[in-house]
Formats: sequence, C1' cells, structure tokens
RNA sequence: GCGCGCGUAGCUCAAUGGUUAGAGCAUCUGUCUUAUACACAGAGGGUUGAAGGUUCGAGUCCUUCCGCGCGCA
Repeated sequence: GCGCGCGUAGCUCAAUGGUUAGAGCAUCUGUCUUAUACACAGAGGGUUGAAGGUUCGAGUCCUUCCGCGCGCA
C1' cells in the first nucleotide's frame, strides 16, 4: 500500500429499518446481619468511534475519516 472483519453503559455482550437502545457482571442505596459476605428490592450510568448521505423513520443501509485486529504484498 491492498483486501476482510470489528467499534453500543466501567467490563463482557444483545437489539428484524419502527414504542423510551436493553441484559449479565461491576458501582451506589435500602432490607437482612452485632458487622461483613450471600440473598432480595431499587437507583445511577449511553450523544451507539467522528462527520455526512438515503429514508416518514438509522445502532442497523451507503460514503469518507479515526482506532483496533487478521490476511496479502
């Protein structure tokens, strides 16, 4: 340099173009306990890597760029 794949919560991952983007773990609060842990209940946390385009509607489709990984040279 060329080709392919990936990028979503602190981490690991979901989400057929269509209700308000969810789950587990983690964090915090409460119940429980002498206390901690476990268990149970609840809460907070996201400009879906960036910028454009298509569409009534984009995390999803298209283009460019950025980052990571793999292959070829």